Small-subunit ribosomal RNA, 5' domain from an uncultured bacterium, 520 nucleotides, folded computationally. The RNAcentral record of the full RNA draws on ENA, Greengenes and SILVA. Model confidence (mean pLDDT): 85 of 100.
Context: one part of a larger RNA
RNA sequence: GAUGAACGCUGGCGGCGUGCCUAACACGUGCAAGUCGAACGGGGUCUUAGUGCGGAAGUUUUCGGAUGGAAGGAUUAAGACUUAGUGGCGGACGGGUGAGUAACGCGUGGGUAACCUGCCCUGUACAGGGGGAUAACAGUUGGAAACGGCUGCUAAAACCGCAUAACAUGGAGAUACCGCAUGAUAUUUCCAUCAAAUAUUUAUAGGUACAGGAUGGGCCCGCGUCUGAUUAGCCAGUUGGCAGGGUAAUGGCCUACCAAAGCGACGAUCAGUAGCCGGCUUGAGAGAGUGACCGGCCACAUUGGGACUGAGACACGGCCCAAACUCCUACGGGAGGCAGCAGUGGGGGAUAUUGCACAAUGGGGGAAACCCUGAUGCAGCGACGCCGCGUGAGUGAAGAAGUAUUUCGGUAUGUAAAGCUCUAUCGGCAGGGAAGAAAAAAAUGACAGUACCUGACUAAGAAGCCCCGGCUAACUACGUGCCAGCAGCCGCGGUAAUACGUAGGGGGCAAGCGUUAUCC
Repeated sequence: GAUGAACGCUGGCGGCGUGCCUAACACGUGCAAGUCGAACGGGGUCUUAGUGCGGAAGUUUUCGGAUGGAAGGAUUAAGACUUAGUGGCGGACGGGUGAGUAACGCGUGGGUAACCUGCCCUGUACAGGGGGAUAACAGUUGGAAACGGCUGCUAAAACCGCAUAACAUGGAGAUACCGCAUGAUAUUUCCAUCAAAUAUUUAUAGGUACAGGAUGGGCCCGCGUCUGAUUAGCCAGUUGGCAGGGUAAUGGCCUACCAAAGCGACGAUCAGUAGCCGGCUUGAGAGAGUGACCGGCCACAUUGGGACUGAGACACGGCCCAAACUCCUACGGGAGGCAGCAGUGGGGGAUAUUGCACAAUGGGGGAAACCCUGAUGCAGCGACGCCGCGUGAGUGAAGAAGUAUUUCGGUAUGUAAAGCUCUAUCGGCAGGGAAGAAAAAAAUGACAGUACCUGACUAAGAAGCCCCGGCUAACUACGUGCCAGCAGCCGCGGUAAUACGUAGGGGGCAAGCGUUAUCC
C1' cells in the first nucleotide's frame, strides 16, 4: 500500500459498488419454463337467431272464460370466450456452484482433403393421390394412494404406404485438372433409393428437397501451465499393423488376428495440492502473490451408473437402475432432491428481504393481441469498500467562570465559550415535479411523488477513535511500588515512572479510528 474481511469503541447524510471465503451440510414453505385454439377432435360458459314446450304479470269479463305472452328448461345453427387431452416449438438458453480435474482442461497459434449445425438469411424446384390407428370421451374394472387394466367411438400440420424428383445419397465407370499423403474439384454415362401439410378472417403464416451464407459447436496438433526423488522404474488394449464394427467425423474408440513394442533423470509412474484465463494486488521495473465481483472457457447438479428423445443432452427444476437419507401408507406399495430466488436449521470470527415490477433491456412461445420470465430492472438491510458533503461563518480580552498546575506571583485550556452580527449545505416541513417511453397519433413507469426546483423556518438535530520512552508527531501532576499492569522491537514497573492506571494538556486521523489475519 491492499482486502469479498472480522473484532473493539464510536456513528449525521448522499452517490456508486459490494455482501456464506466455513458444511459440494440437511432442507419446511412460496415462486424460478412455458406457450400456441390461426395444427386437431371434444368439453364448458355467454350472446344472437330459429323450432317445439311452457305458461307469469297485465287487460277484459255475463265470473264459466277469453286475451296476453314474460321467466324457465329442451333442441338446432352461428358467433365470442375458455380449456383437460393429441400435436408443434421451447424446457441443451438464461441462473447457480467450484466438488472433481495437473488434463489438449485452460491460454495462445494452427489444422479439419476427417465433421455436424434447429431457428435466421439468399437462391432453385416442388407440394399429386390414398390408408390404418390412437388419446380425449363413454362404459366397466383394480388400488389406501401414486397410478393403472379392459372394451367401444373419433380428429389432425400425429403416424404409414404410393406417385413425382435432382446439382441429393449409395454403387459401377470415363475425361480434364489440382494437391503435402490418404485424396479433392469440374464435366459426364448407367443402375438403385429417399419428400411434403395445411390453417384461416384471402392476406399472411407455415411444409418438402437441394445449394450457398451466417451463427454455434465437435475432433486433432505445436508451445506454455504448482510441489515432492525420504516416489525410479512404469504399462497389457499396453505400442504399432491388418480387417471389421461404431460415430456427424479421425482414432485401440471397440472387437478378432499378427508383431513386441511404447514411456522415463529433458523426471515417466506414484503421492500431495489446485478449476484455467482476461484480470486483480503490490512493485520504478524485473518479479512475487492471487483468480471475490464483471467477462471468456471447462466441470458438476444428493452419490454412482445408463441410455431415450432431439439439430443440439447422456439433460440442475426429464426418464430408468442401484445406494444413502427424508416423508406418506390401509404394510401390498409409493413420493422427494434449493451448488435457481428468497428463507430455515447447522457449521463459523463472519456475510442480507420468505420485498416490488415485467415500465426498460434481453430470452421462450405466438400471425398478432398477449402470456411466461426470482434473467433483468429496482427497492430493503450492513460505515463492508471508494468518493463527496456536513456538524457552522465573522466578530468577540472583562484574557469571565470552571478545571489542571504552580516557585502562590502566575501559567495553561483560550477567541475557545458567553455576547453581537450573519448564513442555511445536509436533515425536518410545505408547494411543484421529471428524463428513463419507443421512427404518424394514442396508450403504457416497478423505481416514485424518487431525483431535481422553489418557499418559509431554526445554530438548531449531527465527533469520535488511537497515541504522546526511542524508532515516531506529541508532557506534566497524582496513584501504584518487579505489585497491578504495558509491550510491534528495544524494553518499562523494586517510593520522585514523560513507558502501568487516572486527570489536565498535546499530537495524528476523522464518520470513522484502532487491533487482528493475509499478500506485495